[in-house]
Context: one part of a larger RNA
RNA sequence: CCCUUGGAAAGGAACUCGGCAAUUUGGCCCCGUAACUUCGGGAUAAGGGGCGCCCCCUGAUGUGUAAGCUUGCGCAGAAGCACCGGGGGGCCGCAGAGAAAUGGCCCAGGCGACUGUUUACUAAAAACACAGGUCUCUGCAAAGUCGUGAGACGAAGUAUAGAGACUGACGCGUGCCCAAUGCUGGAAGGUUAAGGGGACUGGUUAGACUUCGGUCGAAGCUAGGAACUGAAGCCCCAGUGAAUGGCGGCCCUAACUAUGAGGGUCCUAAGGUAGCGAAAUUCCUUGUCGGGUAAGUUCCGACCCGCACGAAUCGCGUAACGACUUGGGCAGUGUCUCUCCAAGGGGCACG
Numbered sequence: 001c002c003c004u005u006g007g008a009a010a011g012g013a014a015c016u017c018g019g020c021a022a023u024u025u026g027g028c029c030c031c032g033u034a035a036c037u038u039c040g041g042g043a044u045a046a047g048g049g050g051c052g053c054c055c056c057c058u059g060a061u062g063u064g065u066a067a068g069c070u071u072g073c074g075c076a077g078a079a080g081c082a083c084c085g086g087g088g089g090g091c092c093g094c095a096g097a098g099a100a101a102u103g104g105c106c107c108a109g110g111c112g113a114c115u116g117u118u119u120a121c122u123a124a125a126a127a128c129a130c131a132g133g134u135c136u137c138u139g140c141a142a143a144g145u146c147g148u149g150a151g152a153c154g155a156a157g158u159a160u161a162g163a164g165a166c167u168g169a170c171g172c173g174u175g176c177c178c179a180a181u182g183c184u185g186g187a188a189g190g191u192u193a194a195g196g197g198g199a200c201u202g203g204u205u206a207g208a209c210u211u212c213g214g215u216c217g218a219a220g221c222u223a224g225g226a227a228c229u230g231a232a233g234c235c236c237c238a239g240u241g242a243a244u245g246g247c248g249g250c251c252c253u254a255a256c257u258a259u260g261a262g263g264g265u266c267c268u269a270a271g272g273u274a275g276c277g278a279a280a281u282u283c284c285u286u287g288u289c290g291g292g293u294a295a296g297u298u299c300c301g302a303c304c305c306g307c308a309c310g311a312a313u314c315g316c317g318u319a320a321c322g323a324c325u326u327g328g329g330c331a332g333u334g335u336c337u338c339u340c341c342a343a344g345g346g347g348c349a350c351g
Stems, first nucleotide, its partner, number of pairs: 001346008010337002014335001027051005036041001038169001052091008061082003068075002092096001104330007111322002116128002132167007144153003170317004175247003180244002182240005189235003195229002200224005207216003248266005275309001276306001287303005
């Protein structure tokens, strides 16, 4: 010097990103407990008091001997024993839950309802799951899934069932847009494959003709092939948002000013409703005001100018819950002012 422990004057978070760490608290009995609340909770809320040993008095319960009562079971029950209390008096120590084990508490936000689950070896969470909600598909040889297949799961189930997707307790709600994309339905028209069809054209040559160079050329075979015909799909027409998604701009305007209920105009499928809002979202921004502090880029309450919230990629609330996260306070502390001492174990030095 390092590690692991124990102790510490005065102060008490001044430490630090942050009370990280370590203290504090702690058991049982009694008293006493707020807001809020889904009436269950919140609660061990908070905050207090008691606790050992000896003696005396006394109560309850169990068991149960004897006497007693019934005598068919049995009932009741002095004593004794066991166990749980209550009252009074006394004794000792620094200390009586005498050791060990054994919650610190409160206030206010955010997120997630909750108990659960997770990155085996850096993440336990506001991520996943979850009951509950909604939509879609599926009539049973179901849809869906696995397999080349037989076949199997679904299910020895049958729409109060099964599968898929989203949301995520509960409370109050969930607005407008179907133009685009998707899905569902429709079938008049347009487009459209193979196939059907075969107009027409080419090759070949029996033969005919020939100026012998060649020309024409039936049938058959063969190569190509127009019209016409030919579904779904697409175009098209509708519907559909708890389907993928989207939800405006400019100008003017009230008898101070300011603001703009109102008006005009352009564009759109429609121009963001309720609720919330500098937010896990706010760039400007440490916005402004209020609170808390002597002093507060954080925090809480407001405002609304929402760069760029917003309604099941749910919106806003919400008791309870959380090894989550943010801010504040009380208590107590070597976190600190500012270090010191002690023990054990290392290291180092000498022998």

Overview:
Model confidence (mean pLDDT): 88 of 100. Large-subunit ribosomal RNA, domain IV from a Planctomycetota bacterium, 351 nucleotides, folded computationally. The source organism's lineage runs through Bacteria, Pseudomonadati and Planctomycetota. The RNAcentral record of the full RNA draws on ENA. Its Rfam family is "Bacterial large subunit ribosomal RNA".